Annotation: The RNA shown here (transfer RNA) has 73 nucleotides and comes from a Holosporales bacterium. Rfam family: tRNA. Rfam links the family to the GO term triplet codon-amino acid adaptor activity. Rfam classes the family as a transfer RNA. The prediction has a mean pLDDT of 81. Taxonomically the source falls in Holosporales (Bacteria, Pseudomonadati, Pseudomonadota, Alphaproteobacteria).
RNA sequence: AGGAGUAUAGCUCAAUUGGUAGAGCGUCGGUCUCCAAAACCGAAGGUUGUGGGUUCGAUUCCUACUGCUCCUG
Numbered sequence: 001a002g003g004a005g006u007a008u009a010g011c012u013c014a015a016u017u018g019g020u021a022g023a024g025c026g027u028c029g030g031u032c033u034c035c036a037a038a039a040c041c042g043a044a045g046g047u048u049g050u051g052g053g054u055u056c057g058a059u060u061c062c063u064a065c066u067g068c069u070c071c072u073g
Base pairs, nucleotide, nucleotide: 001072002071003070004069005068006067007066010025011024012023013022019056027043028042029041030040031039049065050064051063052062053061
């Protein structure tokens, strides 16, 4: 320099090929217990990397940029 992949909750990852963003772990509260752990119940937590475009509607499609990973030279 050229090409490919990836970016979603504190962490690891989903989202059925455009229609209200979820799970596990973690955190907080509760039940239980003499206390704690475990178990069970509940809750909070997200500008879906950034800026544009298409669309009635974008995590999803198009585009530019940024970070990371890989391939070729």